Transfer RNA from an archaeon, 74 nucleotides, folded computationally. RNAcentral holds the sequence, with entries from ENA.
[in-house]
RNA sequence: GGGAAGGUAGCUCAGCCUGGGAGAGCGCUACGCUGAAGACGUAGAUGUCGUGGGUUCAAAUCCCACUCUUCCCA
Repeated sequence: GGGAAGGUAGCUCAGCCUGGGAGAGCGCUACGCUGAAGACGUAGAUGUCGUGGGUUCAAAUCCCACUCUUCCCA
RNA backbone atom coordinates (compact mmCIF):
# COMPACT_ATOMS: atom_id res chain seq x y z
P G A 1 -0.91 3.76 3.58
O5' G A 1 -0.78 2.79 2.30
C5' G A 1 -0.67 3.37 0.99
C4' G A 1 -0.68 2.24 0.00
C3' G A 1 -1.92 1.36 0.00
O3' G A 1 -3.00 1.90 -0.71
C1' G A 1 0.00 0.00 0.00
P G A 2 -4.50 1.63 -0.29
O5' G A 2 -4.72 0.11 -0.71
C5' G A 2 -4.75 -0.25 -2.09
C4' G A 2 -5.00 -1.73 -2.25
C3' G A 2 -6.19 -2.28 -1.51
O3' G A 2 -7.43 -2.05 -2.16
C1' G A 2 -4.34 -3.68 -1.15
P G A 3 -8.74 -1.88 -1.31
O5' G A 3 -9.03 -3.34 -0.74
C5' G A 3 -9.32 -4.40 -1.62
C4' G A 3 -9.38 -5.72 -0.88
C3' G A 3 -10.38 -5.83 0.26
O3' G A 3 -11.71 -6.01 -0.18
C1' G A 3 -8.34 -6.77 0.94
P A A 4 -12.93 -5.55 0.74
O5' A A 4 -12.96 -6.63 1.90
C5' A A 4 -13.22 -7.99 1.61
C4' A A 4 -13.09 -8.85 2.84
C3' A A 4 -13.93 -8.43 4.04
O3' A A 4 -15.28 -8.83 3.94
C1' A A 4 -11.73 -8.91 4.75
P A A 5 -16.42 -7.97 4.66
O5' A A 5 -16.26 -8.31 6.22
C5' A A 5 -16.43 -9.63 6.70
C4' A A 5 -15.98 -9.76 8.13
C3' A A 5 -16.61 -8.79 9.12
O3' A A 5 -17.91 -9.16 9.54
C1' A A 5 -14.29 -8.87 9.47
P G A 6 -18.97 -8.00 9.88
O5' G A 6 -18.43 -7.30 11.21
C5' G A 6 -18.50 -7.97 12.47
C4' G A 6 -17.55 -7.37 13.47
C3' G A 6 -17.96 -6.03 14.08
O3' G A 6 -18.94 -6.14 15.07
C1' G A 6 -15.66 -6.01 13.54
P G A 7 -19.90 -4.88 15.36
O5' G A 7 -18.95 -3.85 16.13
C5' G A 7 -18.32 -4.24 17.36
C4' G A 7 -17.69 -3.04 18.03
C3' G A 7 -18.68 -1.92 18.38
O3' G A 7 -18.36 -1.38 19.67
C1' G A 7 -16.95 -1.07 17.01
P U A 8 -19.30 -1.75 20.92
O5' U A 8 -20.80 -1.39 20.44
C5' U A 8 -21.26 -0.05 20.43
C4' U A 8 -22.75 -0.01 20.70
C3' U A 8 -23.21 -0.75 21.94
O3' U A 8 -23.02 0.00 23.12
C1' U A 8 -24.60 -1.33 20.13
P A A 9 -22.47 -0.77 24.45
O5' A A 9 -23.66 -0.58 25.51
C5' A A 9 -23.91 0.72 26.06
C4' A A 9 -24.34 0.60 27.51
C3' A A 9 -23.40 -0.23 28.39
O3' A A 9 -23.34 0.36 29.67
C1' A A 9 -25.58 -1.15 28.45
P G A 10 -22.08 1.26 30.09
O5' G A 10 -21.09 0.20 30.76
C5' G A 10 -19.82 0.64 31.27
C4' G A 10 -19.17 -0.52 32.03
C3' G A 10 -19.01 -1.79 31.20
O3' G A 10 -17.78 -1.79 30.50
C1' G A 10 -20.10 -2.29 33.24
P C A 11 -17.72 -2.40 29.00
O5' C A 11 -17.72 -3.96 29.23
C5' C A 11 -16.61 -4.62 29.82
C4' C A 11 -16.89 -6.12 29.95
C3' C A 11 -17.27 -6.82 28.65
O3' C A 11 -16.17 -7.19 27.87
C1' C A 11 -18.81 -7.40 30.35
P U A 12 -16.32 -7.31 26.25
O5' U A 12 -17.26 -8.57 26.04
C5' U A 12 -16.78 -9.88 26.35
C4' U A 12 -17.85 -10.92 26.04
C3' U A 12 -18.45 -10.84 24.64
O3' U A 12 -17.65 -11.44 23.65
C1' U A 12 -20.17 -11.07 26.25
P C A 13 -17.75 -10.93 22.10
O5' C A 13 -19.30 -10.55 21.98
C5' C A 13 -19.97 -10.70 20.75
C4' C A 13 -21.40 -11.14 21.00
C3' C A 13 -22.43 -10.65 19.99
O3' C A 13 -22.44 -11.43 18.81
C1' C A 13 -23.27 -10.34 22.17
P A A 14 -22.99 -10.75 17.43
O5' A A 14 -24.57 -10.67 17.65
C5' A A 14 -25.33 -11.86 17.65
C4' A A 14 -26.79 -11.61 17.95
C3' A A 14 -27.59 -10.82 16.91
O3' A A 14 -27.87 -11.57 15.74
C1' A A 14 -28.25 -10.22 19.09
P G A 15 -27.89 -10.82 14.31
O5' G A 15 -29.01 -9.67 14.51
C5' G A 15 -30.38 -10.00 14.63
C4' G A 15 -31.18 -8.77 14.98
C3' G A 15 -31.16 -7.66 13.93
O3' G A 15 -32.08 -7.88 12.89
C1' G A 15 -30.83 -6.74 16.11
P C A 16 -31.54 -8.22 11.41
O5' C A 16 -30.88 -6.85 10.92
C5' C A 16 -31.66 -5.67 10.77
C4' C A 16 -30.88 -4.59 10.04
C3' C A 16 -30.29 -5.00 8.69
O3' C A 16 -30.30 -3.89 7.80
C1' C A 16 -28.55 -4.36 10.16
P C A 17 -31.52 -3.84 6.77
O5' C A 17 -31.20 -4.99 5.73
C5' C A 17 -30.13 -4.87 4.79
C4' C A 17 -29.85 -6.18 4.11
C3' C A 17 -31.02 -6.78 3.34
O3' C A 17 -31.12 -6.22 2.03
C1' C A 17 -30.01 -8.46 4.68
P U A 18 -32.52 -6.24 1.23
O5' U A 18 -33.54 -5.62 2.30
C5' U A 18 -34.75 -4.99 1.84
C4' U A 18 -35.78 -4.95 2.94
C3' U A 18 -35.26 -4.43 4.27
O3' U A 18 -36.27 -3.61 4.90
C1' U A 18 -36.16 -6.59 4.56
P G A 19 -36.39 -2.10 4.58
O5' G A 19 -36.30 -1.40 5.99
C5' G A 19 -35.24 -1.69 6.91
C4' G A 19 -35.25 -0.72 8.05
C3' G A 19 -36.61 -0.49 8.72
O3' G A 19 -36.41 -0.22 10.08
C1' G A 19 -35.84 1.52 7.76
P G A 20 -37.48 -0.95 11.17
O5' G A 20 -38.32 0.30 11.71
C5' G A 20 -37.64 1.40 12.34
C4' G A 20 -38.58 2.33 13.02
C3' G A 20 -39.62 1.68 13.92
O3' G A 20 -39.89 2.54 15.01
C1' G A 20 -40.71 2.88 12.18
P G A 21 -38.86 2.64 16.28
O5' G A 21 -39.74 1.93 17.41
C5' G A 21 -40.69 2.68 18.16
C4' G A 21 -40.98 1.97 19.47
C3' G A 21 -39.73 1.66 20.30
O3' G A 21 -39.42 2.74 21.16
C1' G A 21 -41.03 -0.29 20.05
P A A 22 -38.07 3.47 21.17
O5' A A 22 -37.10 2.32 21.70
C5' A A 22 -35.77 2.22 21.22
C4' A A 22 -35.29 0.80 21.33
C3' A A 22 -35.00 0.28 22.73
O3' A A 22 -36.17 -0.29 23.31
C1' A A 22 -33.12 -0.05 21.35
P G A 23 -36.13 -1.16 24.69
O5' G A 23 -35.55 -2.58 24.24
C5' G A 23 -35.09 -3.49 25.23
C4' G A 23 -34.75 -4.82 24.59
C3' G A 23 -33.97 -5.78 25.47
O3' G A 23 -34.83 -6.51 26.31
C1' G A 23 -32.91 -5.63 23.37
P A A 24 -34.30 -7.10 27.73
O5' A A 24 -33.48 -8.40 27.32
C5' A A 24 -34.16 -9.50 26.71
C4' A A 24 -33.18 -10.62 26.42
C3' A A 24 -32.32 -11.06 27.62
O3' A A 24 -33.00 -11.95 28.48
C1' A A 24 -30.95 -10.76 25.73
P G A 25 -32.68 -11.93 30.07
O5' G A 25 -31.25 -12.63 30.22
C5' G A 25 -31.06 -13.98 29.86
C4' G A 25 -29.60 -14.33 29.84
C3' G A 25 -28.81 -13.97 31.09
O3' G A 25 -28.96 -14.91 32.13
C1' G A 25 -27.62 -13.25 29.19
P C A 26 -29.03 -14.38 33.67
O5' C A 26 -27.55 -13.89 33.97
C5' C A 26 -26.47 -14.80 34.01
C4' C A 26 -25.13 -14.10 33.99
C3' C A 26 -24.88 -13.12 35.12
O3' C A 26 -24.53 -13.73 36.35
C1' C A 26 -24.22 -12.16 33.08
P G A 27 -25.02 -13.03 37.74
O5' G A 27 -24.34 -11.59 37.73
C5' G A 27 -22.94 -11.45 37.91
C4' G A 27 -22.50 -10.03 37.65
C3' G A 27 -23.05 -8.98 38.58
O3' G A 27 -22.37 -8.93 39.84
C1' G A 27 -23.23 -8.20 36.38
P C A 28 -23.20 -8.51 41.17
O5' C A 28 -23.64 -7.01 40.91
C5' C A 28 -22.69 -5.97 40.81
C4' C A 28 -23.36 -4.62 40.63
C3' C A 28 -24.43 -4.29 41.67
O3' C A 28 -23.86 -3.79 42.88
C1' C A 28 -25.24 -3.82 39.50
P U A 29 -24.61 -4.12 44.26
O5' U A 29 -25.91 -3.18 44.22
C5' U A 29 -25.79 -1.78 44.20
C4' U A 29 -27.16 -1.12 44.20
C3' U A 29 -28.16 -1.66 45.19
O3' U A 29 -27.98 -1.16 46.50
C1' U A 29 -29.18 -1.47 43.08
P A A 30 -28.40 -2.07 47.79
O5' A A 30 -29.99 -2.00 47.78
C5' A A 30 -30.67 -0.77 47.96
C4' A A 30 -32.16 -0.92 47.76
C3' A A 30 -32.81 -2.04 48.54
O3' A A 30 -33.07 -1.71 49.89
C1' A A 30 -33.56 -2.12 46.31
P C A 31 -33.07 -2.85 51.01
O5' C A 31 -34.41 -3.67 50.75
C5' C A 31 -35.67 -3.03 50.86
C4' C A 31 -36.78 -3.88 50.29
C3' C A 31 -36.90 -5.29 50.85
O3' C A 31 -37.55 -5.34 52.11
C1' C A 31 -37.04 -5.40 48.51
P G A 32 -37.18 -6.54 53.18
O5' G A 32 -37.84 -7.83 52.52
C5' G A 32 -39.24 -7.91 52.30
C4' G A 32 -39.61 -9.18 51.57
C3' G A 32 -39.12 -10.47 52.20
O3' G A 32 -39.92 -10.91 53.28
C1' G A 32 -38.74 -10.51 49.87
P C A 33 -39.26 -11.53 54.61
O5' C A 33 -38.61 -12.89 54.12
C5' C A 33 -39.41 -13.94 53.64
C4' C A 33 -38.55 -15.04 53.04
C3' C A 33 -37.41 -15.52 53.95
O3' C A 33 -37.88 -16.48 54.90
C1' C A 33 -36.58 -15.14 51.78
P U A 34 -37.50 -16.31 56.47
O5' U A 34 -35.94 -16.59 56.49
C5' U A 34 -35.42 -17.87 56.18
C4' U A 34 -33.92 -17.89 56.26
C3' U A 34 -33.33 -17.27 57.52
O3' U A 34 -33.35 -18.17 58.62
C1' U A 34 -32.17 -16.48 55.60
P G A 35 -33.79 -17.64 60.08
O5' G A 35 -32.62 -16.66 60.50
C5' G A 35 -32.80 -15.73 61.56
C4' G A 35 -31.45 -15.19 61.98
C3' G A 35 -30.60 -14.64 60.84
O3' G A 35 -30.92 -13.30 60.57
C1' G A 35 -29.30 -16.12 62.18
P A A 36 -31.09 -12.82 59.07
O5' A A 36 -29.62 -12.89 58.46
C5' A A 36 -28.64 -11.93 58.87
C4' A A 36 -27.27 -12.32 58.38
C3' A A 36 -27.15 -12.53 56.88
O3' A A 36 -26.97 -11.31 56.17
C1' A A 36 -26.11 -14.32 58.01
P A A 37 -27.53 -11.16 54.71
O5' A A 37 -26.62 -12.14 53.82
C5' A A 37 -25.28 -11.77 53.53
C4' A A 37 -24.51 -12.93 52.95
C3' A A 37 -25.02 -13.49 51.63
O3' A A 37 -24.62 -12.72 50.52
C1' A A 37 -24.60 -15.27 53.10
P G A 38 -25.52 -12.69 49.20
O5' G A 38 -25.41 -14.16 48.59
C5' G A 38 -24.18 -14.64 48.05
C4' G A 38 -24.26 -16.10 47.75
C3' G A 38 -25.31 -16.50 46.74
O3' G A 38 -24.87 -16.32 45.40
C1' G A 38 -25.45 -17.93 48.60
P A A 39 -25.93 -15.84 44.25
O5' A A 39 -26.98 -17.04 44.18
C5' A A 39 -26.59 -18.31 43.65
C4' A A 39 -27.68 -19.34 43.86
C3' A A 39 -29.05 -18.95 43.31
O3' A A 39 -29.17 -19.24 41.92
C1' A A 39 -29.30 -19.69 45.51
P C A 40 -30.01 -18.24 40.97
O5' C A 40 -31.50 -18.30 41.53
C5' C A 40 -32.23 -19.51 41.50
C4' C A 40 -33.54 -19.38 42.26
C3' C A 40 -34.41 -18.20 41.87
O3' C A 40 -35.17 -18.44 40.70
C1' C A 40 -34.23 -18.30 44.21
P G A 41 -35.52 -17.21 39.73
O5' G A 41 -36.65 -16.42 40.53
C5' G A 41 -37.88 -17.03 40.86
C4' G A 41 -38.73 -16.11 41.72
C3' G A 41 -38.94 -14.70 41.19
O3' G A 41 -39.95 -14.64 40.19
C1' G A 41 -38.35 -14.60 43.47
P U A 42 -39.85 -13.52 39.05
O5' U A 42 -40.21 -12.16 39.80
C5' U A 42 -41.49 -11.97 40.38
C4' U A 42 -41.57 -10.65 41.12
C3' U A 42 -41.12 -9.43 40.33
O3' U A 42 -42.08 -8.95 39.42
C1' U A 42 -40.17 -9.39 42.48
P A A 43 -41.60 -8.22 38.11
O5' A A 43 -41.00 -6.83 38.63
C5' A A 43 -41.88 -5.86 39.20
C4' A A 43 -41.10 -4.75 39.87
C3' A A 43 -40.16 -3.96 38.97
O3' A A 43 -40.83 -2.99 38.17
C1' A A 43 -39.05 -4.50 40.97
P G A 44 -40.17 -2.55 36.78
O5' G A 44 -38.87 -1.72 37.21
C5' G A 44 -39.00 -0.55 38.00
C4' G A 44 -37.64 -0.03 38.43
C3' G A 44 -36.68 0.32 37.32
O3' G A 44 -36.96 1.58 36.73
C1' G A 44 -35.55 -0.89 39.00
P A A 45 -36.45 1.88 35.23
O5' A A 45 -34.90 2.25 35.43
C5' A A 45 -34.54 3.39 36.21
C4' A A 45 -33.04 3.46 36.37
C3' A A 45 -32.25 3.40 35.08
O3' A A 45 -32.16 4.65 34.43
C1' A A 45 -31.32 1.90 36.66
P U A 46 -32.80 4.82 32.99
O5' U A 46 -32.40 3.51 32.16
C5' U A 46 -31.34 3.47 31.30
C4' U A 46 -29.98 3.38 32.04
C3' U A 46 -28.79 3.45 31.11
O3' U A 46 -27.78 4.26 31.70
C1' U A 46 -28.73 1.45 32.40
P G A 47 -27.53 5.72 31.04
O5' G A 47 -27.07 5.35 29.57
C5' G A 47 -25.82 4.71 29.35
C4' G A 47 -25.61 4.41 27.88
C3' G A 47 -25.92 5.56 26.92
O3' G A 47 -24.85 5.70 25.99
C1' G A 47 -27.00 3.58 26.23
P U A 48 -23.99 7.09 25.97
O5' U A 48 -24.71 8.09 24.96
C5' U A 48 -25.51 7.61 23.90
C4' U A 48 -25.91 8.74 22.98
C3' U A 48 -25.60 8.47 21.51
O3' U A 48 -26.74 7.78 20.97
C1' U A 48 -24.91 10.67 22.11
P C A 49 -26.57 6.80 19.77
O5' C A 49 -25.50 5.71 20.27
C5' C A 49 -24.36 5.40 19.54
C4' C A 49 -24.25 3.89 19.28
C3' C A 49 -23.94 3.54 17.85
O3' C A 49 -22.98 2.49 17.82
C1' C A 49 -25.89 2.41 18.57
P G A 50 -21.97 2.40 16.56
O5' G A 50 -20.77 3.36 16.96
C5' G A 50 -20.25 3.34 18.30
C4' G A 50 -19.02 4.21 18.35
C3' G A 50 -19.16 5.56 17.67
O3' G A 50 -19.72 6.53 18.52
C1' G A 50 -17.21 4.48 16.89
P U A 51 -20.74 7.68 17.89
O5' U A 51 -19.78 8.62 17.05
C5' U A 51 -18.79 9.40 17.70
C4' U A 51 -18.07 10.28 16.69
C3' U A 51 -18.95 11.06 15.74
O3' U A 51 -19.46 12.24 16.31
C1' U A 51 -17.24 10.00 14.52
P G A 52 -20.91 12.79 15.79
O5' G A 52 -20.62 13.37 14.34
C5' G A 52 -19.79 14.50 14.17
C4' G A 52 -19.47 14.73 12.70
C3' G A 52 -20.66 14.85 11.77
O3' G A 52 -21.28 16.12 11.82
C1' G A 52 -19.06 13.43 10.80
P G A 53 -22.86 16.24 11.48
O5' G A 53 -22.95 15.94 9.90
C5' G A 53 -22.46 16.87 8.97
C4' G A 53 -22.38 16.30 7.57
C3' G A 53 -23.70 15.92 6.91
O3' G A 53 -24.41 17.03 6.41
C1' G A 53 -22.14 14.21 6.55
P G A 54 -26.05 16.93 6.28
O5' G A 54 -26.28 15.87 5.10
C5' G A 54 -25.83 16.17 3.78
C4' G A 54 -26.04 15.00 2.85
C3' G A 54 -27.47 14.54 2.66
O3' G A 54 -28.18 15.34 1.74
C1' G A 54 -26.08 12.66 3.00
P U A 55 -29.78 15.50 1.91
O5' U A 55 -30.35 14.04 1.55
C5' U A 55 -30.24 13.52 0.25
C4' U A 55 -30.85 12.13 0.17
C3' U A 55 -32.27 12.03 0.69
O3' U A 55 -33.23 12.45 -0.28
C1' U A 55 -30.97 10.26 1.56
P U A 56 -34.42 13.43 0.14
O5' U A 56 -35.33 12.52 1.08
C5' U A 56 -35.92 11.32 0.59
C4' U A 56 -36.48 10.50 1.72
C3' U A 56 -37.39 11.24 2.69
O3' U A 56 -38.69 11.41 2.16
C1' U A 56 -35.86 9.89 3.90
P C A 57 -39.48 12.85 2.43
O5' C A 57 -39.76 12.85 3.97
C5' C A 57 -40.24 14.03 4.62
C4' C A 57 -40.73 13.69 6.01
C3' C A 57 -39.78 12.88 6.87
O3' C A 57 -38.82 13.68 7.49
C1' C A 57 -41.91 11.88 6.97
P A A 58 -37.25 13.23 7.55
O5' A A 58 -37.30 11.97 8.50
C5' A A 58 -37.61 12.10 9.88
C4' A A 58 -37.81 10.74 10.52
C3' A A 58 -36.64 9.79 10.42
O3' A A 58 -35.69 10.03 11.44
C1' A A 58 -38.63 8.65 9.81
P A A 59 -34.12 9.92 11.09
O5' A A 59 -33.84 8.36 10.88
C5' A A 59 -34.16 7.44 11.94
C4' A A 59 -33.15 6.32 11.96
C3' A A 59 -31.74 6.75 12.32
O3' A A 59 -31.08 5.69 13.00
C1' A A 59 -31.74 5.84 10.16
P A A 60 -31.19 5.58 14.60
O5' A A 60 -30.11 4.46 14.97
C5' A A 60 -28.72 4.76 14.85
C4' A A 60 -27.93 3.49 14.63
C3' A A 60 -28.06 2.85 13.26
O3' A A 60 -27.13 3.42 12.34
C1' A A 60 -28.36 1.22 14.93
P U A 61 -27.62 3.71 10.81
O5' U A 61 -28.13 2.32 10.23
C5' U A 61 -27.23 1.21 10.16
C4' U A 61 -27.97 -0.04 9.73
C3' U A 61 -28.60 0.05 8.34
O3' U A 61 -28.48 -1.20 7.67
C1' U A 61 -30.28 -0.36 9.95
P C A 62 -27.34 -1.33 6.55
O5' C A 62 -27.86 -0.35 5.38
C5' C A 62 -28.72 -0.80 4.35
C4' C A 62 -28.92 0.28 3.30
C3' C A 62 -27.68 1.06 2.93
O3' C A 62 -26.87 0.36 1.97
C1' C A 62 -29.44 2.58 3.32
P C A 63 -25.25 0.52 2.01
O5' C A 63 -25.01 1.98 1.43
C5' C A 63 -25.34 2.28 0.09
C4' C A 63 -24.99 3.72 -0.23
C3' C A 63 -23.60 4.16 0.16
O3' C A 63 -22.62 3.78 -0.79
C1' C A 63 -25.17 5.78 0.88
P C A 64 -21.11 3.48 -0.28
O5' C A 64 -20.53 4.93 0.02
C5' C A 64 -20.38 5.88 -1.02
C4' C A 64 -19.88 7.19 -0.48
C3' C A 64 -18.65 7.14 0.40
O3' C A 64 -17.45 7.02 -0.34
C1' C A 64 -20.26 8.55 1.39
P A A 65 -16.17 6.25 0.34
O5' A A 65 -15.61 7.32 1.36
C5' A A 65 -15.12 8.57 0.89
C4' A A 65 -14.91 9.52 2.05
C3' A A 65 -14.00 9.03 3.15
O3' A A 65 -12.62 9.14 2.86
C1' A A 65 -15.93 9.98 4.10
P C A 66 -11.56 8.09 3.45
O5' C A 66 -11.48 8.48 5.00
C5' C A 66 -11.03 9.76 5.39
C4' C A 66 -11.34 10.02 6.85
C3' C A 66 -10.72 9.04 7.84
O3' C A 66 -9.36 9.32 8.12
C1' C A 66 -12.99 9.41 8.40
P U A 67 -8.35 8.15 8.53
O5' U A 67 -8.82 7.75 10.00
C5' U A 67 -8.76 8.70 11.06
C4' U A 67 -9.41 8.15 12.31
C3' U A 67 -8.91 6.79 12.77
O3' U A 67 -7.70 6.88 13.50
C1' U A 67 -11.27 6.80 12.79
P C A 68 -6.62 5.70 13.41
O5' C A 68 -7.18 4.61 14.44
C5' C A 68 -7.28 4.91 15.81
C4' C A 68 -8.10 3.85 16.53
C3' C A 68 -7.64 2.41 16.32
O3' C A 68 -6.54 2.05 17.14
C1' C A 68 -9.98 2.55 16.07
P U A 69 -5.55 0.90 16.67
O5' U A 69 -6.40 -0.43 16.87
C5' U A 69 -6.80 -0.84 18.16
C4' U A 69 -7.61 -2.11 18.11
C3' U A 69 -7.00 -3.26 17.32
O3' U A 69 -6.01 -3.96 18.05
C1' U A 69 -9.28 -3.03 16.75
P U A 70 -4.81 -4.69 17.25
O5' U A 70 -5.51 -5.97 16.58
C5' U A 70 -6.06 -6.99 17.38
C4' U A 70 -6.81 -8.00 16.54
C3' U A 70 -6.05 -8.59 15.36
O3' U A 70 -5.15 -9.63 15.75
C1' U A 70 -8.21 -7.95 14.66
P C A 71 -3.82 -9.89 14.83
O5' C A 71 -4.38 -10.60 13.53
C5' C A 71 -5.02 -11.85 13.58
C4' C A 71 -5.69 -12.17 12.26
C3' C A 71 -4.79 -12.18 11.05
O3' C A 71 -3.99 -13.36 10.93
C1' C A 71 -6.79 -11.05 10.55
P C A 72 -2.61 -13.32 10.12
O5' C A 72 -3.04 -13.22 8.59
C5' C A 72 -3.72 -14.29 7.97
C4' C A 72 -4.13 -13.93 6.55
C3' C A 72 -3.01 -13.46 5.64
O3' C A 72 -2.24 -14.53 5.11
C1' C A 72 -4.88 -12.03 5.41
P C A 73 -0.71 -14.31 4.72
O5' C A 73 -0.79 -13.37 3.43
C5' C A 73 -1.34 -13.85 2.22
C4' C A 73 -1.38 -12.76 1.17
C3' C A 73 -0.06 -12.08 0.86
O3' C A 73 0.79 -12.84 0.01
C1' C A 73 -1.77 -10.46 1.09
P A A 74 2.39 -12.74 0.20
O5' A A 74 2.73 -11.22 -0.22
C5' A A 74 2.54 -10.81 -1.55
C4' A A 74 2.77 -9.32 -1.70
C3' A A 74 4.13 -8.82 -1.20
O3' A A 74 5.17 -9.02 -2.15
C1' A A 74 2.43 -7.43 -0.39